[in-house]
RNA sequence: UUCCGAAAGGGUAAACCCCGGGCAACCGGGGGGCACAAAGCCACGGGUCCUGCAAGGACCGCCGGGUUGCCGAAA
Numbered sequence: 001u002u003c004c005g006a007a008a009g010g011g012u013a014a015a016c017c018c019c020g021g022g023c024a025a026c027c028g029g030g031g032g033g034c035a036c037a038a039a040g041c042c043a044c045g046g047g048u049c050c051u052g053c054a055a056g057g058a059c060c061g062c063c064g065g066g067u068u069g070c071c072g073a074a075a
Stems, first nucleotide, its partner, number of pairs: 002075001004072002011036002016031006034061001040067003044064003047059005
């Protein structure tokens, strides 16, 4: 360094509830834990969703890709 995911230390936070933003998808904060070894980030490709339907927008915890990262048993 690659692969891998034992151990250790931790991390994130589904549904739902409250408050706020947005026409909405959805997002932010608090609570709450379904789960996750990248469930960190990126809208690049596919996909799904929304719309004041011209054209725009949302989702990275849908799939693929890119990129960064903690630890180090076995290989």
Molecule: c-di-GMP-I-GGC riboswitch aptamer
Organism: Geobacter sp.